Small-subunit ribosomal RNA from an uncultured bacterium, 1453 nucleotides, folded computationally. RNAcentral holds the sequence, with entries from Greengenes. Model confidence (mean pLDDT): 83 of 100.
RNA sequence: GAACGCUGGCGGCGUGGCUAAGGCAUGCAAGUCGAACGGUCAUACGCAACGGGUAACUGGAGUGUAUGAUAGUGGCGAACGGGUGAGGAAUACAUGGAUAACGUACCCCAGACACAGGAAUAGCGGCGGGGGCAACCCCUUUGCGAAAGUGCCGGUAAUGCCUGAUGACCCCGAUGGAUCGCAUGAUCUGUCGGGCAAGGGUCAGCCGGUCUGGGAUCGGUUCAUGCCCUAUCAGUUAGUUGGCGGGGUAACGGCCCACCAAGACUAUGACGGGUAUCGGGCGUGAGAGCGUGGCCCGACACAUCGGAACUGAGACACUGUCCGGACACCUACGGGUGGCUGCAGCAACGAGUAUUCCGCAAUGGACGCAAGUCUGACGGAGCGACGCCGCGUGUGGGAGGAAGUCCCUCGGGAUGUAAACCACUGUCAGGGGUGAGGAAUUAAUUGACCAGCCCCAGAGGAAGCACCGGCUAACUCCGUGCCAGCAGCCGCGGUAAUACGGAGGGUGCAAGCGUUGUUCGGAUUUACUGGGCUUAAAGGGUGUGUAGGCGGGUCGACAAGUGUCUGGUGAAAGCCCCGGGCUCAACCCGGGAACGGCUGGGCAUACUGACGAUCUUGAGGCAGGUAGAGGUCACUGGAACAACUGGUGGAGCGGUGAAAUGCGUAGGUAUCAGUUGGAACGCCGGAGGCGAAAGCGGGUGACUGGGCCUGUCCUGACGCUGAAACACGAAAGCGUGGGGAGCAAACGGGAUUAGAUACCCCGGUAGUCCACGCCGUAAACGAUGCGCACUGGGUAUGAUGGGUUUUGACGCCCGUCGUGCCGCAGCAAAAGUGCUAAGUGCGCCGCCUGGGGAGUACGGCCGCAAGGCUAAAACUCAAAGGAAUUGACGGGGGCUCACACAAGCGGUGGAGCAUGUGGAUUAAUUCGAAGCAACGCGAAGAACCUUACCUGGGUUUGACAUGUACGGAUACCGUCCAUGAAAGUGGAGCCGGUUGCCUUCGGGUGAAACGUACACAGGUGCUGCACGGCUGUCGUCAGCUCGUGCUGUGAAGUGUCGGGUUAAGUCCCUUAACGAGCGAAACCCCUAUCGUUAGUUGCCAUCAGGUAAUGCUGGGAACUCUAGCGAGACCGCCGGCGUCAAGCCGGAGGAGGGCGGGGAUGACGUCAAGUCAUCAUGGCCCUUAUGCCCAGGGUGUCACACGUGCUACAAUGGCGAGUACAGAGGGAAGCUACUGGGUGACCAGGUGCGGAUCUUCAAAACUCGUCUCAGUUCGGAUCGGAGUCUGCAACCCGACUCCGUGAAGCUGGAAUCGCUAGUAAUCGCAUAUCAGCCAUGAUGCGGUGAAUACGUUCCCGGGCCUUGUACACACCGCCCGUCAAGCCAUGGAAGCCGAGGGUGCCUGAAGUUGGUGACCGCAAGGAGCUACCUAGGGCAAAAUCGGUGACUGGGGC
Repeated sequence: GAACGCUGGCGGCGUGGCUAAGGCAUGCAAGUCGAACGGUCAUACGCAACGGGUAACUGGAGUGUAUGAUAGUGGCGAACGGGUGAGGAAUACAUGGAUAACGUACCCCAGACACAGGAAUAGCGGCGGGGGCAACCCCUUUGCGAAAGUGCCGGUAAUGCCUGAUGACCCCGAUGGAUCGCAUGAUCUGUCGGGCAAGGGUCAGCCGGUCUGGGAUCGGUUCAUGCCCUAUCAGUUAGUUGGCGGGGUAACGGCCCACCAAGACUAUGACGGGUAUCGGGCGUGAGAGCGUGGCCCGACACAUCGGAACUGAGACACUGUCCGGACACCUACGGGUGGCUGCAGCAACGAGUAUUCCGCAAUGGACGCAAGUCUGACGGAGCGACGCCGCGUGUGGGAGGAAGUCCCUCGGGAUGUAAACCACUGUCAGGGGUGAGGAAUUAAUUGACCAGCCCCAGAGGAAGCACCGGCUAACUCCGUGCCAGCAGCCGCGGUAAUACGGAGGGUGCAAGCGUUGUUCGGAUUUACUGGGCUUAAAGGGUGUGUAGGCGGGUCGACAAGUGUCUGGUGAAAGCCCCGGGCUCAACCCGGGAACGGCUGGGCAUACUGACGAUCUUGAGGCAGGUAGAGGUCACUGGAACAACUGGUGGAGCGGUGAAAUGCGUAGGUAUCAGUUGGAACGCCGGAGGCGAAAGCGGGUGACUGGGCCUGUCCUGACGCUGAAACACGAAAGCGUGGGGAGCAAACGGGAUUAGAUACCCCGGUAGUCCACGCCGUAAACGAUGCGCACUGGGUAUGAUGGGUUUUGACGCCCGUCGUGCCGCAGCAAAAGUGCUAAGUGCGCCGCCUGGGGAGUACGGCCGCAAGGCUAAAACUCAAAGGAAUUGACGGGGGCUCACACAAGCGGUGGAGCAUGUGGAUUAAUUCGAAGCAACGCGAAGAACCUUACCUGGGUUUGACAUGUACGGAUACCGUCCAUGAAAGUGGAGCCGGUUGCCUUCGGGUGAAACGUACACAGGUGCUGCACGGCUGUCGUCAGCUCGUGCUGUGAAGUGUCGGGUUAAGUCCCUUAACGAGCGAAACCCCUAUCGUUAGUUGCCAUCAGGUAAUGCUGGGAACUCUAGCGAGACCGCCGGCGUCAAGCCGGAGGAGGGCGGGGAUGACGUCAAGUCAUCAUGGCCCUUAUGCCCAGGGUGUCACACGUGCUACAAUGGCGAGUACAGAGGGAAGCUACUGGGUGACCAGGUGCGGAUCUUCAAAACUCGUCUCAGUUCGGAUCGGAGUCUGCAACCCGACUCCGUGAAGCUGGAAUCGCUAGUAAUCGCAUAUCAGCCAUGAUGCGGUGAAUACGUUCCCGGGCCUUGUACACACCGCCCGUCAAGCCAUGGAAGCCGAGGGUGCCUGAAGUUGGUGACCGCAAGGAGCUACCUAGGGCAAAAUCGGUGACUGGGGC
C1' cells in the first nucleotide's frame, strides 16, 4: 500500500501481490568491437593456372581491390542497472572517529619506455557419402548416440601465450645518516646484492600498450555510542581468553596452525528463547512521547535449498562453473535439461492488488575512433474512485404558491422558486480544423506519447450515500407488538416506538458516501514532562546489612559533568519559510532555514564530581546516673484444681431455659486431715512500662541486649537508606524424646429441632507444657516503610534534669525523651488527620494500574509433610470499589400513642334459614369488585320491564342527532281487516281532528313527515397499565414543605434537633437560624344550661265557662315546647408542682372543667389501589352487525367451600291476660281514624289530613297467672292443605294469612370480631328504593341500660430520635454453595505425532591448500595418487517447544 456494500461524469498528479522467499507455459530483460586476428560468405570490378571448342567463344581453381555481413580466436563489459525482505538482535544499520594495518579496471595529472625472438591453438582441411567427363561442387564429423553431446590427424593468425634484453622509477634483502611522530613507526637520502615491462591498429587525424608516482572515485577492515520482548532463560565459554612462532590475506587479527599459560564474559543482564531487515523518513500528538519502515533515497542480505571455489581491478557471481538435495520437464529408459524474489503473463493462495502494450525520441548505462548496436533501466500509454487535487452536472427570472405526495386541530401546513414556463450561457464530454514545446545535434535525418488555440451544435450526456433517542447537526405519519429487528456506549421493541421496517420531510458529506480493520489522540488510564499506596488497587511481618542511590562546614588546586565561543559533520529527497513553473490546486523547480545529534579546539569555575588539607554541629566513643512483664538459664513460693489414702456422714449429686446422658449404697456430693501431680501466676495493674517486630506479668540469683538523662573529655562525616543475602518471626501443624492437673479440635452420648454432622449439657484423644529440630504464615493492623529538618496550642500520664523555698515536703516555673486525648492552620473524595501528620520538604527502599478467572495453573526454588515463595493466560463481565447523603428495613436501642394487648361485656366459628362470593353446572347462568381496603359490595327493590346474557323471530341511514341531493305533496293522530308468540309484515277506508312560511290570494316555497341515495348514527365492544372526574386506604395518624440566611465540593443538612409539655410540629425554653405555608386547633352544624324575642297547629300556672272525659272553650304568655338571636368554659379564680415558662395535679364556683359529647371537615404523598358498566374521553375494533326491535328463558341452577347476617338452643325464659311511656320520619294513584264482616291476611263503607292540627303509633319494661328442665307449652326449618293482596301476568320466580306438620339445634374445635358510657348489651319504631317484594339488608330514631381498664412485658398498626446495612421495583429486599440441563475456554493424564536447535560416533561429493608426482611437457607447469577440512546422509541418548489424547480437575456464562 487497504478491503467490503450502494452509487459512479471528466481531467491532472501519484499509487497498486501486505497472503505462498510456494510453483511457473510463452516472449523479451547483456551485449558490443572487422579500426586486435586468420578466415568464410555475398556483391561489383580486375588478373588468371588449367581445360572444352576449328574458331568466335566458353567453363574456371586460384588471386587482387572495394563495399557489406559475420561463426571462431582476442579485448572490454557481464560484480552496474532491475527484483525481493527469507535470513539476520549483530561479521547488520545509524552517528562520529581510526587505517602509521589496506586495495582500486575504466577517468585525470606528471615522468620514463615500447628492443629481439619462439612455440602453439580455434577457425579451416582430411579421415565418409553423393553429384559432375574432369577440374570441381554439395551435405557435413561421415563413427557412437534418441537427444544433449562426444574424436583422431594435418597445417594456420593475432593487441592470445612463452623466452631473452633494457630498466629512470619501483619492489625485496643487507647496512649507514638526517628529520618527524602518541606507540608499533613514518619521510628523506647513501652503499651493496637480487628482481620485474610492452602490441599494435588506422593511415598521418588519431586510438591504443608498458612501468612508476600522484589525484579522483568506489570499496575493505577497525573502534566508541545508540539499537525490541523475556529472569517462569543465572550462570556461559576449549580456539574458549591471552602469549611466542609460523601460515594466509590487498590488509590487522585465533582468520588458520603448533606450542605455552588459565584465562574471558555476566545482575549496567552474559548465555538461552521469541520476534524483527536497518536508517533518512512516515502517521499521530501542544510537547514529551507512542506507533510504523509500503512508494522515493542510502545501507545490508538473498537469488530453487545447501556447500565450494574458478575467472577477474572487483564475485565466492540473480539470467557463470562444479558437487549434493528437493521439485518439474524431455527420453528410444541408456541418459539428459531447467531455475521469473527482472518486465509482462499463468494457475494456486487469499478480503485483496494491473497490460503476455508502445518506444529507445528524451535521461542514463555497456561496447565502439565513429556511424551505430544493445538496454522490460528508463520514457510513455492501458486498467483500478486506491489516494490527493481541480472542474462539471447549468445561470437569471418565475406564485393563483399548479399537479402529485406527506402531515393535519380539517382552518391549513410541507415539499417549494423547486417544477412547468420565459430569457440566456457553453466549462467538461462530442464533431471539425490548427498546432508550440518536449530537440539537445547535424550538411541532412529523427516524436513512442501528450498540451494549447479556433469553429459547430445543443440544457442537452452527467448525483449519490449515510444519518435524524442522547453523545451528535437533523421529526412526523403508517406498519409491527420483547415478534421481526436495531445497537459504537447508554440502551430501544411487551398496541399510541422521533431508537425496528416503510414513507414524507430534514441534516451532513458529495463523485463519492457508509462499514470493517489498523495506528496515534482524547488517556495525568505507566504519570520524564505528569500519578499514586489509612479506608478506593497498592507499605515488604520485623530487623541486621552487601552492591547501588543520596550525603554536614571551610580552604586550595583540577576541569569530568555544566556554561559560552568556534571548527568539522549531520547525503539527497521529505517537513518549514521565501520565490518561481504548469489557467488554480495537487504536483514540480530554485534558494534558505532546520536537522533536537556526534565530534575537535579555546575560555569560565558558582554548583556537582574526583584529589589534597582542615573543622565539629551529624554519627560514634568515654564518664556519672536512671526506669523497665527486654532476653536466656537455674532455684523457689502460695492460692486454686484434680487424683489417691484415712475420718465424719447417709442419698442424692451434677447440670439446664427446662431436662436428660453422667456420677453415687462397691458410700458419691458435702466436710476434715494428709500425700502426690501438672499448668497458670489473683490483688498491685493503670488510656502504665519494655522490646525491631512477633511478643513479655509470682519471687530470688547468675549472665546479657537496648533506651533515656546529665557531663562536654575524645574520634573527626566514620552518615541515611537499602535490591541480593542473612537473622528473628503469634497460633496451628510436623519429627524425636519426655510430661499430662485443667482445658479441649476429632470422636461418643444426652438434649433442642422439620432435620441439627451446630449453638446447650455429660464425657473425651491429639494438642496445649518441656528439650532439640522443622514450618515461615496471620485483620503479622496504626490496614499508615525507614531517616532528617521545619510548622499555633490545651490537657493527662511514664522516665529524668534544672530553678524557686535557708534545707526538706507539698506546690509552681523551665527543659529532654516516651505514651494518650482534644483541637488551629494545612491536607484529604470524604470519613478523618493534625509536632507520635495523613501538613511542608529532602533521601532511599517496597508496592499498585478495572472486576472475575486467581494468589490459581505450568515451570523453578524451599519443605519430612501440610504447604510456602515466585507467578501467568485463555475466557468472561460493564462494572467491581471508597466515603458520605436521603429513605426503607432490623427476631437494634430509647421515648410514645391507639379497644393494639391486658381487664371486662356480648358475639362469630357448631345448627336451621336469609344473603353475597368461589367452584361446579348450563344454551345463558351478563359484567365488575379480590388480603386489611372484594364477598347484605356496584344493587335505595332482577316475575315482564330493568338486562348488558342465551335461544328463536325480525330489521339495515337504522330506536336517537345533524346535513346534502333527488322524488312526489302530503303527512300525523284516532278506526277496521288478515297473518303472527310478539315485533313486524300486508291491506282497507275516508268519517273526525291537526298540518309551517311568504303571498299581489292566482300561487310560490318545501319546514315537519315519507321514500331513495350518501355523509353518518349506534356499540354496557377492548384498553382504569393512555386519561379527566369521583372514590377507597394508610389516617383525623401528626405530619409534609417553602423563602431568606448559615454549614457542606456535593447529594444534602439546619429550621423540623435538644430539655419540658400536649390529643396534636400543641405550646414554652434553649438554639445559625429567622419567618412562613398546607395540615392539627379554631371558625360551621347537632346536643347539654340559661336569658331574650315570638306564641299557632304546640303549652295550661292563675281567672272564668263547660263535659262522662279530654286546653274542650273564653282567655293567658307564666311553664314545657317550638326556632331565631344571645349568654356561658377561658386553667379565668385559689393552692401545690414546674425553669419567675408552657403546662400538670387538686379545689371552689358552675348546667357543664380542662378538646364537655357527637358530626361535617382528610396535609405532602403511597398503593400503575378501584371505576372506560354513572358520566366524560384519546386510541383500537364492529357496521345487513359486536347496532336496533320483539317473544320466551337466564341472572333464582347445587355434591360442595367461605364471608356477612337473622332465629334459636330457653325459666333474667315461653305462653296467656292486664296495663304505661318515645323520638325521628312519611303521607294524595297516599297515610287512613271510626264502624261493620272475616280466626286471619284482608274486605266493604267511610272521616280527617298535602300535615307541631289528621294519620302512621311502639316494644322491652311493669302487674297477675301458667309451664318446672323435657328436644319441652323451648325452637321454628321443612312439607301438605286452604286463602289474601299487588300486578297484563305470581310455573320457573312475590309477600302475607290460617289450619296441620314440627327438622337441626341443649351455648358451639382450632381460631377470630365488636365495644371504654348514655357506650356495650337489649327492645321496638321510621324512612329511601318500591305496583308488589324475597329487607333478617342499608340509613336513621328513640326506650331500658351495664361491667372493666393494674398496666405497656408481649401480639397488630402508627409517630419522633438514634444505630447498623452489601436493601433503593427499598426485607414479599438482597444473596451463598452443592445438585440438574446446555454452551465455552483451560490445567492434569497412560501415551501418540511433529518442529527447530545442540552433542557424540560413522560415512563423506565437489573444491581450495599441503604432500607426492616413475606419466605428459623444451620449459613454465600439469595429469594422476594422497592428507586435512567439509555440504549432505546414517546411528544414538537427552533437552526445549507445539499438536492430539480415553479419563479427570477446577473455572466462566